[in-house]
Context: one part of a larger RNA
Molecule: small-subunit ribosomal RNA, 5' domain
Organism: uncultured beta proteobacterium
Order: sequence, then structure tokens, then C1' cells
RNA sequence: GAGUGAACGCUGGCGGCAUACCUUACACAUGCAAGUCGAACGGCAGCACGGGGGCAACCCUGGUGGCGAGUGGCGAACGGGUGAGUAAUGCAUCGGAACAUAUCCUGUCGUGGGGGAUAACCCAGAGAAAUCUGGGCUAAUACCGCAUACGAUCUGAGGAUGAAAGCGGGGGACCGUAAGGCCUCGCGCGAUUGGAGUGGCCGAUGUCGGAUUAGCUAGUUGGUGGGGUAAAGGCCUACCAAGGCGACGAUCCGUAGCGGGUCUGAGAGGAUGAUCCGCCACACUGGGACUGAGACACGGCCCAGACUCCUACGGGAGGCAGCAGUGGGGAACUUUGGACAAUGGGGGCAACCCUGAUCCAGCAAUGCCGCGUGGGUGAAGAAGGCCUUCGGGUUGUAAAGCCCUUUCGGCCGGGAAGAAAUCCCUAUCGUGAAUAACGGUGGGGGAUGACGGUACCGGAAGAAGAAGCACCGGCUAACUACGUGCCAGCAGCCGCGGUAAUACGUAGGGUGCGAGCGUUACUC
Repeated sequence: GAGUGAACGCUGGCGGCAUACCUUACACAUGCAAGUCGAACGGCAGCACGGGGGCAACCCUGGUGGCGAGUGGCGAACGGGUGAGUAAUGCAUCGGAACAUAUCCUGUCGUGGGGGAUAACCCAGAGAAAUCUGGGCUAAUACCGCAUACGAUCUGAGGAUGAAAGCGGGGGACCGUAAGGCCUCGCGCGAUUGGAGUGGCCGAUGUCGGAUUAGCUAGUUGGUGGGGUAAAGGCCUACCAAGGCGACGAUCCGUAGCGGGUCUGAGAGGAUGAUCCGCCACACUGGGACUGAGACACGGCCCAGACUCCUACGGGAGGCAGCAGUGGGGAACUUUGGACAAUGGGGGCAACCCUGAUCCAGCAAUGCCGCGUGGGUGAAGAAGGCCUUCGGGUUGUAAAGCCCUUUCGGCCGGGAAGAAAUCCCUAUCGUGAAUAACGGUGGGGGAUGACGGUACCGGAAGAAGAAGCACCGGCUAACUACGUGCCAGCAGCCGCGGUAAUACGUAGGGUGCGAGCGUUACUC
């Protein structure tokens, strides 16, 4: 000199954009952060409508909108947080072979026919509660057989094995008492192939310090058989052999998430890893598996432990390193805010619902950037202050006065963009028996904004509301007076202060920066 997620002192007008628990991975009150689908299903607790009964109060009724709870599907493995652990099972770069396929895209084939249950519900019971037990009824895209098998798997090459589910929209002929069959379209379902992507595995190179850590290792190193996995492998196991690693630093100890980057520097390098992006690890502590395409799962389950809470003492409940917020710790870090309008995510045919992701607002000069605190004129060089050699000098065009302007702020008025999709109507094309429905393309129409009456624009008034901080001995830009008298004090280094202190304190003056300025800490 540059820098910072900074803090502290004094001071503080406005706006934009960023950033904000670096410490106790300490403990957490409260609310919210993951739901959705009635176009899978049986149904109907509540609400509304309709219908029936009744003088009325009211009662009955899944018929309709819709829908609590339940069965079922998908999601919950993403998104969000943190950096404890980890020195290599990680990360970065490059390469590889023995793998998997949920969603999406494309191709091929299929979607036939049956069955038995079970929740909800009803009844009975246990319990303070959490919750649980027994009996009875019922549905499905829940579950299980049978048939079939283009692919697929196994094979002794003959053969063997293994699947599925329906729901909704529309409709001309025909069939049917009706429901509907039937046709068609859409969404699904099953088998399988390929692509992209994602994940799992292996190898090479690089990746902090310590030798006052020199030897380490028995599943250890290799082989065979077996098991296990989606898959290679001591991954596991039985047997056999006695190997494997190490001064090119094994092992042990300490420290630490890694990278893109960031800061500094002419560079080489050094330091660092907040915010943003990629990867990893973790989710009260330790262990375990279940479900699933995917987890050994932050807001799932089981066991153990510590802690907290409820209890009728028998027994139960909980996990903010999600967003806010509280206590504690600390020099130190924000609101228990608004909205799903946009972007994105989950579910759904859709409408739509959910979304503390996100977008916004609030707080903080924490940082960067921009703007303002007025402009012109004005010498009697006013008064006052300070200094003085008492002549004067300086503050100083500074003020006053006169003439203007009105950014920003306050007031009044106007007022965007972020929002065009989904939706509706329509033309055409595709599909189709179809001028229906559905899908593609085009045209037209209407609705939708948290921020927020915000940005921006216009208007009226009026210099009106807006300057401080540090320093002035040398380094280092800037000097005098008074007070003090090795005292009080200053100080980054050299050093000042013991009666004329440009170095302490105050004042006047000056210098530097300026809504900041200094100090401290840390890095180059």
C1' cells in the first nucleotide's frame, strides 16, 4: 500500500446492489418448512344444493357439488441446512471394465380369464394417555393363481421358466329390457431393446505438518472351492502357501472438508476456501436393517445411551446443523414479516393444491457504487475569536447583504414493465366410421402482481431538513499561544515531558479523507 463475513470509538442525509453466528455439530418454547390424486377404490364424518316427511323446530335421503378419516398410487432419496468427522473409502484431472435403469424419448409385442382376503364401517372390550385386542361385513390400478410369451432368463440345445389393470372423454350403424356391449381417442398397466442422464466399482497422477513417530501387518498378502452383491474383489467363509507395506517416509501423532475460486503480488509465489457453483460427509450420540428404481433415509422405523417433557406410576412422547425465533457462549451477526405474481419442484387429464426452494419486504454505513448537504455576487476586508514586534496579521468571500436554483428529503397528482401461458372461442392439419372427442399449428378473447400506488413522470413551496473524523517532532501533508513542569500524560519506530514543550492537555490556525473517519485483529 492492498484486502476483510470483521469488531470497537466518535459521527451519521438519501438511494441502488450485495452481505450478515467466523464463537457452543450447545440446549431449544411456539408457528410454519411435503404433500397430492375422487379420472384407482369402498364409502359419506362435516359443509352446500336437490328430493321426501312434518304446522314448526327438525328429521330422513350419497341423488349432486364436493370430501374428513381409510385402502391404493406417485412423491417424500429432490429441494433446504451444517462442516463435526475425514489426510484418503474424500477431492481435482485423466483413463478403465465386471454393472444397474425409476423418470423421460424411440421401436416391438401384449393388456385374456379367474380367485381369496382386508382396512374403513358396525359390535364388544382394555388403557390416564399413546394406542391396542377380539368378532362380523365390503371394494379396488391392493394381493394371488391360471392362460399366453415378440423380446427376455436358464439350458445338457431337446426344452424349461416368468406378465399385466384398469380409468376417463366422445359416438354412427348393429346387439342389448337396462347397465352396457361395440368403435375410437386420451391417461395408464406388463414384457423387452436402444439412447441420454444418473448412480455404483477399479486404476494413475496431484493433494498440510511432525523421524523428539522406524518399523507396520494374521483376513494380514496371494491361490483354490463356496457364499454374497446390480456387479469386480478377502467383501465373507473353509483349506493351502508365507507373504504384503516401508527413508521415493510405511505405521503413529497433530491439524484440516476438497475443488472452481478469493485476497495479495510485476511475476514466481504466499495466504485463504464466507457469499455463488461442483463433489463429499453428517442430521441428539452409537449401532442396525426395512421399504423402495434410488436411503442404510434431517422433518421414516427398531435397539442402546445421554438429556427434556407428560403420567392416574402401569406406561408414554421428543430431536431447528430447514425458515423465523428463544436461552447460552461471544468483541460480534437480522423479522416468531408477505406471496406463490414470476422462476423452479411434487402430485393431478386438468382446474388446481402444496412449496420458509424461490421471489419480495423489514433490520444493520457490514461492504461496494452513485447523489446531496447549495450556486453566483459580495471588502466597510464588519463584529467576534486567535496571534502580535501593538503597526498589524489571520480566520476570510468566509459570514452578513443582494440575485438565483430546487437534486435528494417532506407534500400533492399521474403511473408502468415484470404476464403470457394454462383457460375459452375459432380456422386448419393429424388420428378416426365421424362435421364428435383428443392432439399439433395459427388467429381471436377474457382473467391473473406479493413487491406496491413501487420504479418512473409531473406539480407547488422553500436554502429551506442534511458534516464529521483523524492528524499537524521526523518517517509524513500540516504551527502558534496558553496550561502543566520526568507530574499529568503521549507513543507504530526513533523517542517527547525535570519552567520558554511545533511531541502531554486546551484553544486558534492548518493538513488529509469525507457519510464516513480512526483504532484493534488477521492475510499478502